[in-house]
RNA sequence: UGCGGGGUGGAGCAGUGGUAGCUCGUCAGGCUCAUAACCUGAAGGCCGGUGGUCCGAUUCCACCCCCCGCUA
Numbered sequence: 001u002g003c004g005g006g007g008u009g010g011a012g013c014a015g016u017g018g019u020a021g022c023u024c025g026u027c028a029g030g031c032u033c034a035u036a037a038c039c040u041g042a043a044g045g046c047c048g049g050u051g052g053u054c055c056g057a058u059u060c061c062a063c064c065c066c067c068c069g070c071u072a
Base pairs, nucleotide, nucleotide: 002070003069004068005067006066007065010024011023012022013021018055026042027041028040029039030038048064049063050062051061052060
């Protein structure tokens, strides 16, 4: 330089057109002599950015930014 993969709650990941879920974590309550484990509930993301297509975009298209790998 080029090519490929990725960017989604605090962390790791799903979601491939119809108003975003799972696990862990956090907080509150229950249980316990107490802690852990376990049980119940809650908060927390409008999806990297800007445009475009569409009735409707996390999803499709274009450009840009960032990360990883390969290549020179």
Overview: The RNA shown here (transfer RNA) has 72 nucleotides and comes from a Victivallaceae bacterium. Model confidence (mean pLDDT): 83 of 100. Its Rfam family is "tRNA". The family's RNA type in Rfam is transfer RNA. From the family's description: Transfer RNA (tRNA) molecules are approximately 80 nucleotides in length.